Model confidence (mean pLDDT): 89 of 100. Small-subunit ribosomal RNA, central domain from uncultured Spirochaeta sp., 348 nucleotides, folded computationally.

Context: one part of a larger RNA
């Protein structure tokens, strides 16, 4: 409970892809199911409502009207939706020409640094900290040179800069593979737009098999500190962090800003095209993205402002005082952890 609303008060689904539903571009003709229109049936009587009558007056009661425009049948209209055929290109889509780009996949390969292992030099400390101590080291550490061997993670370049529906993605090369941008034509001819359910991806952490484990570090064990210190510091350190393959499906999954279309002031800066200029430039136009200022407007302010929080339209999600509670219960998912859906009493 509505003609309200979801950036920050309650409120946009984590993000695609897409059934059903909903909505949909120009035009000419049919049709007539929505609609608008006439006739005619019915909607009983009483009541109600208007108006006049009768009991002296109301109340009661009689009598006319009118309504109830709702349905059925019947006749006409064609402007919009609708359908039916045809035609169109400006929405969308393919084709050609080009580009950028950590956009996913898989395989190889690379250099620093870290550890640890082996030798060489060489001697007493090294480490650490606010100061300590545990801890390591004369059985020769730290350093300091060679040589090896693991595994992780990619300095500069790097950028308010690219890519990607979102989650993310950054050494290098090769193979496979998806998406977007421009510019010219030609093609199809509305094929579009959103999306209840479905199915797909979806950080980190967790999990089930095996594999790996250099560092880094939940637990855990010591050293400190403290009135204690189940902590912050310090020395160790085991899952885990890495690999494949299954599973989980959550996040402040955030621009706390669904997705698509149109329309509406400027001005810088950047990224990738394209024309016009110029010997090169600069400069102007133009498309596709980022970012920053800021004008009507919006907004409770904050701010937002062509990347709208303007100003329409279409179409899903979703809100409905706090607390009790994302519990409890079913149910459906999960190996389990736990996730989905999701109340009420009571109480303020």
């Nucleotide at each position: 409970u509505u003609g309200g609303g979801c950036g920050u008060a309650a409120a946009g689904g984590g993000c695609g892809u897409g059934u059903a539903g909903g909505c949909g571009g120009a035009u000419a003709u049919g049709c007539a199911a929505g609609u608008c229109u006439g006739g005619u049936g019915u909607g009983a009587a009483a009541g109600a409502c208007c108006g006049c009558a009768g009991c002296u007056c109301a109340a009661c009661u009689g009598c006319g009207g009118g309504u109830a425009c709702g349905c059925g049948c019947u006749g006409g209209a064609a402007a919009c939706u609708g359908u039916a055929u045809g035609u169109c290109u400006u929405g969308a889509a393919u084709c050609c020409u080009u580009g950028a780009g950590g956009g996913g996949g898989a395989a190889c390969u690379g250099g620093a640094a870290u550890u640890c292992c082996u030798g060489g030099u060489g001697u007493a400390g090294g480490g650490g900290u606010g100061a300590a101590a545990u801890c390591u080291g004369u059985a020769g550490a730290u350093a300091u040179c060679a040589g090896g061997a693991a595994g992780a993670a990619c300095a500069c370049c790097g950028g308010u800069g690219g890519c990607g529906a979102a989650g993310g993605c950054g050494a290098g090369u090769u193979c496979c593979u998806g998406g977007c941008a421009a510019g010219u034509g030609a093609u199809u001819g509305a094929c579009g737009c959103u999306g209840a359910g479905g199915c797909g991806c979806g950080a980190a952490a967790g999990c089930g098999u095996g594999g790996g484990u250099a560092g880094c570090a939940a637990a855990c064990a010591g050293g400190a500190u403290u009135a204690g210190a189940u902590a912050c510091c310090c020395u160790g350190g085991u899952a885990g962090u890495c690999c494949a393959c299954g599973c989980u499906g959550u996040a402040a999954a955030c621009g706390a800003u669904g997705u698509g279309c149109a329309c509406u002031a400027g001005g810088u800066g950047u990224u990738g095209g394209g024309g016009u200029g110029u010997u090169g430039a600069a400069a102007c136009c133009u498309c596709a993205g980022u970012a920053c200022c800021g004008g009507a407007g919006c907004u409770a302010a904050c701010g937002u402002g062509g990347u709208a929080a303007g100003u329409g339209c279409a179409c899903c999600g979703c809100c409905u005082g706090g607390g009790g509670a994302g519990u409890a219960u079913g149910c459906c998912g999960g190996c389990a952890a736990c996730g989905g859906u999701g109340a009420a009493a009571c109480u303020c």